[in-house]
RNA sequence: GCCCUCUUGGUGAAAUGGAUAUCACGUCAGGCUUCGAACCUGAACUUGGAGGUUCAAAUCCUCCGGAGGGCA
Numbered sequence: 001g002c003c004c005u006c007u008u009g010g011u012g013a014a015a016u017g018g019a020u021a022u023c024a025c026g027u028c029a030g031g032c033u034u035c036g037a038a039c040c041u042g043a044a045c046u047u048g049g050a051g052g053u054u055c056a057a058a059u060c061c062u063c064c065g066g067a068g069g070g071c072a
Stems, first nucleotide, its partner, number of pairs: 001071007010025004018055001027043005048064005
């Protein structure tokens, strides 16, 4: 330099272009308990950035950033 793959809550993953983006762990609050753990209930927290296509984008396209790999 060229090519390929990936990028989603704090972490790990899911989601045919279509309902309020789902689950587990974690966090917080409450319940339970003598106090904790476990368990139960509830809550907060997500689509890397910008633009485009579309009635509708996490998903498709372009550019940029980041991670990994291949060729030279």
Molecule: transfer RNA
Organism: Candidatus Liptonbacteria bacterium